[in-house]
């Protein structure tokens, strides 16, 4: 100096679906499926069965976290963003330090 994966620290990005039962001034409770994770805590707003913010858990930061195409296509399922295709398609969030390995240069000793 190059490369690599890994660890650590800090920073950043991201999602939270579906089905059944029950309750009702509530936006909830219990269970099933997939998954790393299926909204754990607090707050604000709103309206009729929500939205947002902060913190937490989890995943990811350039080989597939996640988003778009997509109210897509095929299969499966009680149902689903469940599986596969689409697809290395387009987008998407990184620095520090340590470690390992390779190479180069210099010096010392034999």
């Nucleotide at each position: 100096g190059g490369a690599g994966c890994a660890a650590u620290c800090c920073a950043c990005g991201g999602g939270a679906g579906u089905c059944c039962c029950g309750a009702c001034g509530c936006g909830c409770g219990g269970g099933g499926c997939u998954g790393a994770g299926a909204g754990g805590g607090a707050g604000c707003a709103c309206g009729c069965g929500u939205g947002c913010u902060c913190c937490g858990a989890c995943c990811g930061u350039u080989c597939a976290a996640c988003c778009u195409g997509a109210u897509c296509u095929g299969g499966u399922u009680c149902a689903u963003g469940c599986c596969a295709g689409c697809g290395g398609a387009g987008g998407a969030a990184g620095g520090a330090c340590u470690c390992u390995u390779c190479u180069c240069a210099u010096c010392a000793u034999g």